[in-house]
RNA sequence: CUACUAGGGGCGCCCUAUUGGCUGAGAUUGUACCCUUUGAACCUGAUCUAGAUCAUUCUAGCGUAGGAAAGUAGUUU
Numbered sequence: 001c002u003a004c005u006a007g008g009g010g011c012g013c014c015c016u017a018u019u020g021g022c023u024g025a026g027a028u029u030g031u032a033c034c035c036u037u038u039g040a041a042c043c044u045g046a047u048c049u050a051g052a053u054c055a056u057u058c059u060a061g062c063g064u065a066g067g068a069a070a071g072u073a074g075u076u077u
C1' cells in the first nucleotide's frame, strides 16, 4: 500500500421546494462513501469565536483539548 472479514461514522444549507443550486470522498440510508490506534472518519465543547456567502459543520480557530472502532494474508520499499 492492497485485498478479505469484522467493526465505527456522517448524510447539511438555500431556492421558484424541482430530474434545481453550493461545498465535499460522501448530503438519493447507498451491494455507496470515509475511517479503524501510524486513529481530524466521527462525537463532545457548540444555540462557540472570526471571516465569507442567498444560506450552510463554506473557510479558519478551537485542536500538542477530551473521547472514538481490528484481525489475517499478500505485495512493494
Stems, first nucleotide, its partner, number of pairs: 001074005006036004011030001012022003042067003048061004